[in-house]
RNA sequence: UAGACAAACCGGGCAAUUGCUUCCCGACUUGUCGGGAUGAGGAAAGUCCGAACUUCAUAGAACAGGGUGCCGGAUAACAUCCGGGUAUCCCGGAAGGGAUAACUGAUAGUGCCACAGAAAAUAUACCGCCUCGGCUUCGGUCGGGGUAAGGGUGAAAAGGCGAGGUAAGAGCUCACCGCUCCGACAGUAAUGUCGGAGGCACGGCAAACCACACCCGAAGCAAGGUCAAGUAUAAAGAUCGUUUCUCUUCGGAGAAAUAGGGUUGUUCGCUUGAAUGAUCACAAUAGUGAUCGCGAUCUUUGGGUAGACCGCUGGAACCCGGCAGUAAUGCCUGGUCAAGAUAAAUAAUUGCCAUCCCUCUGCGGGAUUACAGAAUUCGGCUUACAGGUUUGCAGCUAUCAG
RNA sequence: GUGAGUAUAGCUCAGUUGGUCAGAGCACCAGGUUGUGGCCCUGGGGGUCGUGGGUUCAAGUCCCACUACUCACC
Numbered sequence: 001u002a003g004a005c006a007a008a009c010c011g012g013g014c015a016a017u018u019g020c021u022u023c024c025c026g027a028c029u030u031g032u033c034g035g036g037a038u039g040a041g042g043a044a045a046g047u048c049c050g051a052a053c054u055u056c057a058u059a060g061a062a063c064a065g066g067g068u069g070c071c072g073g074a075u076a077a078c079a080u081c082c083g084g085g086u087a088u089c090c091c092g093g094a095a096g097g098g099a100u101a102a103c104u105g106a107u108a109g110u111g112c113c114a115c116a117g118a119a120a121a122u123a124u125a126c127c128g129c130c131u132c133g134g135c136u137u138c139g140g141u142c143g144g145g146g147u148a149a150g151g152g153u154g155a156a157a158a159g160g161c162g163a164g165g166u167a168a169g170a171g172c173u174c175a176c177c178g179c180u181c182c183g184a185c186a187g188u189a190a191u192g193u194c195g196g197a198g199g200c201a202c203g204g205c206a207a208a209c210c211a212c213a214c215c216c217g218a219a220g221c222a223a224g225g226u227c228a229a230g231u232a233u234a235a236a237g238a239u240c241g242u243u244u245c246u247c248u249u250c251g252g253a254g255a256a257a258u259a260g261g262g263u264u265g266u267u268c269g270c271u272u273g274a275a276u277g278a279u280c281a282c283a284a285u286a287g288u289g290a291u292c293g294c295g296a297u298c299u300u301u302g303g304g305u306a307g308a309c310c311g312c313u314g315g316a317a318c319c320c321g322g323c324a325g326u327a328a329u330g331c332c333u334g335g336u337c338a339a340g341a342u343a344a345a346u347a348a349u350u351g352c353c354a355u356c357c358c359u360c361u362g363c364g365g366g367a368u369u370a371c372a373g374a375a376u377u378c379g380g381c382u383u384a385c386a387g388g389u390u391u392g393c394a395g396c397u398a399u400c401a402g
Numbered sequence: 403g404u405g406a407g408u409a410u411a412g413c414u415c416a417g418u419u420g421g422u423c424a425g426a427g428c429a430c431c432a433g434g435u436u437g438u439g440g441c442c443c444u445g446g447g448g449g450u451c452g453u454g455g456g457u458u459c460a461a462g463u464c465c466c467a468c469u470a471c472u473c474a475c476c
Stems, first nucleotide, its partner, number of pairs: 001398003005392006012353007020039001022037007041371001045382002048380005053220004060268004065216005070084005085103001086101006104211002109209002111205003126151002128147008159177002162174003178200001179198008224310004234301009243256005260272003277292006317336003321332004354368005403475007412428004421459001430446005452468005
């Protein structure tokens, strides 16, 4: 210096003609014409988190279930962001710098750790080392005991390393390091530093169950509301039910209860809330059973609709500046209004320029680019992305110079 | 648009509390049986467990992100 990397921004431009969405104005033949304005993204995507909004008790309780997990802050909220800590890795002689992290708990409990290995968590002894006894061809061999330093197995071997010590060894003892506990100091805290004690008792896995702390009601704009049109309180099967009281002008009216319904499960709670009885048989006149009717739920079959409007875009909105803060972000002043479709508009053609490709140059030709296209709306995350601009660059790669 | 689910051999599916193990049936190939074919009997081949990361000593299985497909709805 270039590349790569990181961050921010852009991601074809101009002109003409034709066409479309939505809105406004005007005209009339009332659904057409004329004029004007307006029209995709950084991810509109994946639907992975968090909210707003709507309905179900203005949202309830417990359990179940789900999520998050170092500390502090930001925020409407979050699994996001900012700052700090710790651990691991990388660079460096060091000082230090950079990257990454689902980063609570393995001394609450349960479980798992294949094969190999003596032993996989209550430790243990294959080879070995030491010692005692027997036998001995003096090479060893058999049996008892001690040991865990060495070898071997494994992903992982019971604190590490050095010295003392010992028959050989061993935290058996000691120094340093590690671990656990206690205290002091610094810090809001995570945590760090220092001092003391313990001789070590405590392997790994919680993206195994689980424990602890905190958070979460559910469903989703095909939510939900209004209007219009249309249809069959349709059929079959199964299960359950068809209750009580009061008043009565004897026609009926009212009240209560049950089943059932009410946006995941269970229990409670809240709310809503059915039915018409008749006939026959048995019978103790309390009731039981059967049939028909009626009501509820479930399953299967069938009928109707495929329209309009609201929700629907002015909002935790965007931009400039100032202030506070290390920062995320917040507050204040000023300015701006920027798609709202419903089988779905946002486009097509031509010319010039820009970029890239086809051969290094020229001529000529090709491509408009890459990823991709709103659908209730925001805040994030993740994934995809040709090319370009700016800034940074500890370390990485290449080249040049010293 | 919204919400669920599935992916393992050519096809249809198993696969437990992660393990020494990737399996079953049909299909395919070879041999046997038969006069021949089928049925039947015996044996064999065939898999990057949809893709890519992560956790773990170890992943078809646990977690995350993508890809493809399927289902439900007024």

Record summary: This is a predicted complex of two RNAs, RNase P RNA and transfer RNA, with 476 nucleotides together. It holds a member of the Rfam family "Bacterial RNase P class A". Its mean pLDDT, the model's own confidence on a scale to 100, is 77.